[in-house]
RNA sequence: AUGGCGCGACAGGGGCGUCCGGGCGACCGGGCUGAGAAGAACCCUUUGAACCUGAACCGGAUCAUGCCGGCGGAGGAAGUCGCGGCGCCCGCCGG
Numbered sequence: 001a002u003g004g005c006g007c008g009a010c011a012g013g014g015g016c017g018u019c020c021g022g023g024c025g026a027c028c029g030g031g032c033u034g035a036g037a038a039g040a041a042c043c044c045u046u047u048g049a050a051c052c053u054g055a056a057c058c059g060g061a062u063c064a065u066g067c068c069g070g071c072g073g074a075g076g077a078a079g080u081c082g083c084g085g086c087g088c089c090c091g092c093c094g095g
């Protein structure tokens, strides 16, 4: 110097639906799925199915809904630095 591994710091990206009841509404309560359905929370950051697009898509289920599967490893998508020890290489010293 480089490689991958571990730890840390800071930084960044993302989603928030559906059904019922109440309310003019903002919103409140409850049911469903989920990590998360507005939380100082959760998830994800190139080893990138976090999330977005296609999509008012297709099939199935459901009171209903990205609820499940397909689409699909399709296209896009947000990262740098520090520390630790390890392997390999080089140099020096000793044998």
Base pairs, nucleotide, nucleotide: 003086005084006083007082008081009080010079011045012044013043014042016039017032018031019030020029021028022027051076052075053074057070058069059068060067